[in-house]
Predicted 3D model of RNase P RNA and transfer RNA as a complex of 528 nucleotides.

RNA sequence: AAAGCCGCCCGGGCGGCCGCUGUCCUUCUUCCUUUUUCCCCUCGCCCCUUGUGGGAGAGGGGCAGGGGUGAGGGGGGGCAGAGGAAAGUCCGAACUCCGCAGGGCAGGGUGCUGGAUAACGUCCAGGAGGGGCGACCCUACGGAAAGUGCCACAGAAAGCAUACCGCCCCCCUCGGGGGUAAGGGUGAAACGGCGAGGUAAGAGCUCACCGCUCAGGCGGCGACGUCUGAGGCAUGGCAAACCCCACCCGGAGCAAGGCCAAAUAGGGGGACGAUUGAGGGCUGCCCGCCCGAUGUCCCCGGGUCAGGCCGCUUGAGGCGCAGGGCAACCGGCGUCCCAGAGGAAUGGCCGCCGUCCCGUAUUUCUCCACCUUAUUCCCUUUCCCCUCCGGGGGUGGGCAGGGGUUUGGGAUAUGGGAUACAGAAUUCGGCUUACAGGGCGGCUUUGGGA
RNA sequence: GUCCCCAUCGUCUAGCCUGGCCUAGGACGCCGGCCUUUCAAGCCGGCAACACGGGUUCGAAUCCCGUUGGGGACACCA
Numbered sequence: 001a002a003a004g005c006c007g008c009c010c011g012g013g014c015g016g017c018c019g020c021u022g023u024c025c026u027u028c029u030u031c032c033u034u035u036u037u038c039c040c041c042u043c044g045c046c047c048c049u050u051g052u053g054g055g056a057g058a059g060g061g062g063c064a065g066g067g068g069u070g071a072g073g074g075g076g077g078g079c080a081g082a083g084g085a086a087a088g089u090c091c092g093a094a095c096u097c098c099g100c101a102g103g104g105c106a107g108g109g110u111g112c113u114g115g116a117u118a119a120c121g122u123c124c125a126g127g128a129g130g131g132g133c134g135a136c137c138c139u140a141c142g143g144a145a146a147g148u149g150c151c152a153c154a155g156a157a158a159g160c161a162u163a164c165c166g167c168c169c170c171c172c173u174c175g176g177g178g179g180u181a182a183g184g185g186u187g188a189a190a191c192g193g194c195g196a197g198g199u200a201a202g203a204g205c206u207c208a209c210c211g212c213u214c215a216g217g218c219g220g221c222g223a224c225g226u227c228u229g230a231g232g233c234a235u236g237g238c239a240a241a242c243c244c245c246a247c248c249c250g251g252a253g254c255a256a257g258g259c260c261a262a263a264u265a266g267g268g269g270g271a272c273g274a275u276u277g278a279g280g281g282c283u284g285c286c287c288g289c290c291c292g293a294u295g296u297c298c299c300c301g302g303g304u305c306a307g308g309c310c311g312c313u314u315g316a317g318g319c320g321c322a323g324g325g326c327a328a329c330c331g332g333c334g335u336c337c338c339a340g341a342g343g344a345a346u347g348g349c350c351g352c353c354g355u356c357c358c359g360u361a362u363u364u365c366u367c368c369a370c371c372u373u374a375u376u377c378c379c380u381u382u383c384c385c386c387u388c389c390g391g392g393g394g395u396g397g398g399c400a401g402g403g404g405u406u407u408g409g410g411a412u413a414u415g416g417g418a419u420a421c422a423g424a425a426u427u428c429g430g431c432u433u434a435c436a437g438g439g440c441g442g443c444u445u446u447g448g449g450a
Numbered sequence: 451g452u453c454c455c456c457a458u459c460g461u462c463u464a465g466c467c468u469g470g471c472c473u474a475g476g477a478c479g480c481c482g483g484c485c486u487u488u489c490a491a492g493c494c495g496g497c498a499a500c501a502c503g504g505g506u507u508c509g510a511a512u513c514c515c516g517u518u519g520g521g522g523a524c525a526c527c528a
Base pairs, nucleotide, nucleotide: 001446002445003444004443005442006441007440008439009438010437012353013352014351015350016349017348018347020081021080022079023078024077025076026075027074028073029072030071031070032068033067034066035065036064038062039061040060041059042058043057045055046054047053048051083421087432088431090430091429092428093427094426095253096252097251098250102287103286104285105284107249108248109247110246111245112126113125114124115123116122127141128139129138130137131136142244143243147242148241149238150237151236164184165183166180167179168178169177170176171175192210193209195207196206197205211233212231213230214229215228216227217226218225219224257310258309259308260307267300268299269298270297271296272295279291280290281289302527303526304525317336318335319334320333321332323330324329354419355418356417357416358415359414360413361412362411363410364409365408369405370404371403372402373401375400376450377398378397379396383394384393385392386391451524452523453522454521455520456519457518460478461477462476463475470508480496481495482494483493484492501517502516503515504514505513
């Protein structure tokens, strides 16, 4: 330098104008309520100076002032306001409700081992198998000697036995009988592989090595590895076919669920059912259990502008520091509060800049690309020649150096284009999928000697 | 928001569970020919599809996983 592998991060910035949602503060205004003083009206009581009198009191009303964490409306200001996937809704949980959910069948899921975790189909570490020169990557990776099933076509034969061509022997000559599975042929797959011995030809028939099975020893928590011995081989493949084995799973989902308010025809029809019980208990069946008669279910019709509040955002939470662990992760200390809408806010326009791509012009040549070269050196398994077989010469290739060029690289100016995927909706942990473009770190292979 | 279902010629569908004879069958439609004076009807022939990507398998429309597209149901009161 080229080609790659792995991990992580960012994914626009500033300013102006106009807006949106939540929350806090402040101010104005309307209404409500309470209280204080005063005024007015009504009612009865007391006093004597008998009046258009005075006093204390009860009820009602009103102006003004004060208070209200009472209600409504308006203005001003402060603070906060989408993501790495908020997505798909594919797994797992929290939370809530159902009669606390027990047993059996069915059903669903997971599937090497050990660990992490609230949990998981996720993650980490390891084993085995596979791929890659390598960094590294991939694996639905239990059981096919429990049973059933399937293996199209071709082929003699597809799992339990057998023989199409061939080979060998015999009878003998068209042909028949016997042996064999080395060779050919078919197929995705053919009854352990390969070599030697052996044989009429052959064959685990015998032997060595490899594979397989079984037993034992050693190492490892384990998956498994390794060593020794035995067996001549029994046991083809498919379980993302049924199935078997091990483990896990009650159901529904914030439209869960609770409180308040408003409204109606509290309407009509049908089915079932009286304790020997309909129906229900939020996927099926049985048992058990619970509710159950002013009953339950279904259909048609009606009402609620499908209203308001809670759930609702402090959480398996973020960041930092040091510690344990190979790691996933864990516990400790400090610090921070970071959207809560509900016909659904987080935006729109303009200007400047950033990043990337394409073009034009100018300039430059350290690096990059290309061309060339009389040079020292290097390589030569491109090819040829010589050779005393050590090598040498030519040819070819290459780096560096020298020279040169614009088609290459850089800088500046300028024009145009692009700036993604996508947006919270009860909340978390994961997986998967989408994504313009950019950055950082580690590593591998190849080429390059100076 | 939550929960389900579906995708095969232009249209409606069979095949999928139990993979192979699928080069995917049928109907309507379309195209060409025959018949007819012509049209229709009828007869013959043809064109035409497994939504997409990966995996399992010797082999996938079918089995598994993931995408894409489409459809449906669900408030409360009484």

Overview:
Rfam match: Bacterial RNase P class A. Rfam links the family to the GO terms tRNA processing, ribonuclease P activity and dimeric ribonuclease P complex. It is annotated as a ribozyme.